[in-house]
């Protein structure tokens, strides 16, 4: 100089990423709990097996109230701090939790862990999902917008077209092979 998806340090993208933290409204006048009322015999611990406890004709589960006090969690804005630039999110699969114990792993959940794929970045329709929710989040589709390479064009300035993709780009330095 070449190559080796080499290595280690800084760094930029920008309506950029995340966390926890105050405060707001939502969530709701909703769950719950009380009370009253009809009924009247099982009922609860999430499903199923085994087992155990607990409630319960002193009327329970469940039903009804146009009665009475009345939350929270999630998700959502502000707003200011922290960490940060594969920031991070998203999907699979495992593992892990579900209110007694033991089993099955049905059926839910996943804040965080393993693991393996997808996404450079934020903005918008427009569809799907998540939700109380039209608010926000997710995630495809198009769209233009921007940042970084690469090729190519030009009237040369920091200007256009195309394409790619963060396993990228920049600076510094450095290891191995080979010339």
């Nucleotide at each position: 100089g070449c190559g080796c998806a080499g290595g280690a340090u800084a760094g930029a993208g920008g309506c950029g990423c995340g966390g926890a933290c105050u405060u707001c409204a939502u969530g709701a006048g909703u769950a719950g709990c009380g009370c009253g009322g009809a009924a009247g015999a099982g009922g609860g611990c999430c499903c199923c097996c085994a087992u155990g406890c607990c409630c319960g004709a002193c009327g329970a589960c469940g039903c009804c109230g146009c009665c009475g006090c009345c939350a929270a969690a999630g998700g959502g804005g502000a707003g200011a701090c922290c960490g940060c630039c594969g920031a991070a999110g998203g999907a699979g699969c495992g593992a892990c939790c579900g209110g007694g114990u033991g089993g099955g792993u049905g059926c839910g959940g996943c804040c965080g862990c393993g693991u393996u794929c997808c996404u450079g970045g934020g903005c918008g329709u427009c569809a799907g999902g998540u939700c109380a929710a039209c608010a926000g989040c997710c995630u495809g589709c198009c769209g233009a917008c921007u940042g970084u390479c690469a090729u190519c064009c030009c009237g040369u300035u920091u200007g256009g077209a195309u394409g790619a993709a963060g396993a990228g780009c920049u600076a510094u330095c450095u290891g191995c092979u080979u010339u």

The RNA shown here (Lysine riboswitch aptamer) has 179 nucleotides. It matches the Rfam family "Lysine riboswitch aptamer". Rfam's curators write: Riboswitches are metabolite binding domains within certain messenger RNAs that serve as precision sensors for their corresponding targets. The model forms 98% of the base pairs in the Rfam consensus. Model confidence (mean pLDDT): 77 of 100. It was read from a public genome assembly, where an Rfam model found it.